Glycine riboswitch aptamer from a Pseudomonadota bacterium, 93 nucleotides, folded computationally. Its mean pLDDT, the model's own confidence on a scale to 100, is 79.
[in-house]
């Protein structure tokens, strides 16, 4: 130098109802906040799966994914956020 793991950052970071109904609280009576329910929707924490797609690998088996599912999570801003960037520590060659 490079790889892996961990930590930190007022760094970047997508998608989808600021929807409906009910209850509580506040209010300047226009509305706002919190909780719940049913429906609609999203895919990039986590989780599950390998039927399709892609990769490991030319095939099978098996495994994996930014693929599929949508349990969890989310659907103005903010927060969070896979992943990326920067810095540090440990470790491997």
């Nucleotide at each position: 130098c490079c790889g892996a793991u961990c930590u930190g950052c007022a760094c970047g970071g997508a998608g989808a109802g600021a929807g409906u109904c009910c209850g509580g609280c506040c209010c300047g009576c226009g509305g706002g906040c919190c909780g719940g329910a049913a429906c609609g929707c999203c895919g990039a924490a986590g989780g599950c799966g390998c039927a399709a797609u892609u990769c490991c690998c030319g095939c099978c088996c098996g495994g994996a994914a930014a693929c599929g599912c949508u349990c969890a999570g989310g659907c103005a801003c903010a927060c969070g956020a896979a992943c990326g960037g920067c810095a540090g520590a440990u470790u491997g060659c």